This is a predicted structure of a 348-nucleotide part of an RNA (large-subunit ribosomal RNA, domain IV) from a metagenome.
Rfam family: Bacterial large subunit ribosomal RNA. Gene Ontology terms of the family: structural constituent of ribosome and ribosome.
Context: one part of a larger RNA
RNA sequence: CGGUCUUUAAGGAACUAGGCAAUUUGACCCCGUAAGUUCGCGAUAAGGGGUCCCUCCAUGGCAUUUAGUAAUAGAUGUUGAUGAGGGCGCAGUGAAGUGGCUCUAGCGACUGUUUAUCAAAAACACAGUUCUCUGCUAACACGUAUAGUGGAUGUAUAGAGAAUGACGCCUGCUCGGUGCCGGAAGGUCAAGGGGAUGGGUUAGCCGCAAGGCGAAGCUCCUAACUGAAGCCCCGGUAAACGGCGGCCGUAACUAUGACGGUCCUAAGGUAGCGAAGUUCCUUGUCGGGUAAGUUCCGACGUGCAUGAACGGCGUAGCGACUGGAGUAGUGUCUCAAAGACCGACUCG
Numbered sequence: 001c002g003g004u005c006u007u008u009a010a011g012g013a014a015c016u017a018g019g020c021a022a023u024u025u026g027a028c029c030c031c032g033u034a035a036g037u038u039c040g041c042g043a044u045a046a047g048g049g050g051u052c053c054c055u056c057c058a059u060g061g062c063a064u065u066u067a068g069u070a071a072u073a074g075a076u077g078u079u080g081a082u083g084a085g086g087g088c089g090c091a092g093u094g095a096a097g098u099g100g101c102u103c104u105a106g107c108g109a110c111u112g113u114u115u116a117u118c119a120a121a122a123a124c125a126c127a128g129u130u131c132u133c134u135g136c137u138a139a140c141a142c143g144u145a146u147a148g149u150g151g152a153u154g155u156a157u158a159g160a161g162a163a164u165g166a167c168g169c170c171u172g173c174u175c176g177g178u179g180c181c182g183g184a185a186g187g188u189c190a191a192g193g194g195g196a197u198g199g200g201u202u203a204g205c206c207g208c209a210a211g212g213c214g215a216a217g218c219u220c221c222u223a224a225c226u227g228a229a230g231c232c233c234c235g236g237u238a239a240a241c242g243g244c245g246g247c248c249g250u251a252a253c254u255a256u257g258a259c260g261g262u263c264c265u266a267a268g269g270u271a272g273c274g275a276a277g278u279u280c281c282u283u284g285u286c287g288g289g290u291a292a293g294u295u296c297c298g299a300c301g302u303g304c305a306u307g308a309a310c311g312g313c314g315u316a317g318c319g320a321c322u323g324g325a326g327u328a329g330u331g332u333c334u335c336a337a338a339g340a341c342c343g344a345c346u347c348g
Base pairs, nucleotide, nucleotide: 001343002342003341004340005339006338007337008336010334011333014332027051028050029049030048031047036041038166052087053086054085055084056083060079061078062077063076064075065074066073067072088092100327101326102325103324104323105322106321107319108318112124113123128164129163130162131161132160133159134158140150141149142148167314168313169312170311172244173243174242177241178240179237180236181235182234183233186232187231188230192226193225198220199219200218201217204213205212206211245263246262247261248260249259272306273303284300285299286298287297288296
């Protein structure tokens, strides 16, 4: 000097990103216990008191026994509770083990699950809710499969897929785009069907020749016409993917703008909430808490860039979750000291 422990005057979080760590509390019995609440909880809320040994009195339970027909009365033993008196120690759950507590806000309802080996959470799951598909050889899935199997020895109160996530109050407008569903009149449109016309070849014919014409057959290209789904088209559908405006003016102080005008859009954000885990400007402004508060709580709304099952807003209970405040007690600190053991170090 380091590690693991122990103790500490006065103060008591002044430490620190943060009470990290360490203390405090703790068992059993009795008393007592608030707001809130889904009436179950909250709750061991909080906050108090007691606890060892000896003796005695009164009473309850049980067992045995005496008297008595029984009720009952008495005796003995045991057990638990209570009271009174006494005793010892600094200390009586005498050691060990064994919750610190309260207020407030965020998130997630909850128990649960997770990054084996840096993340346990607000992430995942969840019961509940909603939508879509599926009529049975079901949809869906495995499989090279017209096999077979799961689904299921199930049958729409069933199964599959997706989203949201207890509960309470609710879930607005928009179908123009994309998707999905339905429609079938028209447009477009493949292979196939269909084969007009044209080309190649040449028996033959014409021509002095060059060459020209050219039947049948074979063969090449191909038009019209026909031709499903899809797409275009017409509707529906947002708890499908998504989206949910701008400018100008206006009231008898000023300010503001119920109101008006205009442009654009499929429609212009409703109820709620709001400097938010979302707010850049920003330590916004006001209030509270502190002597002093970029955090925190309550408001305001000018929402850079909130908003309704990518759910909105609340919510008792729950949480090794996250923020803020307090109380108790503390070597975290002011500010360090001493001790025990083990190392380091010196000598061997």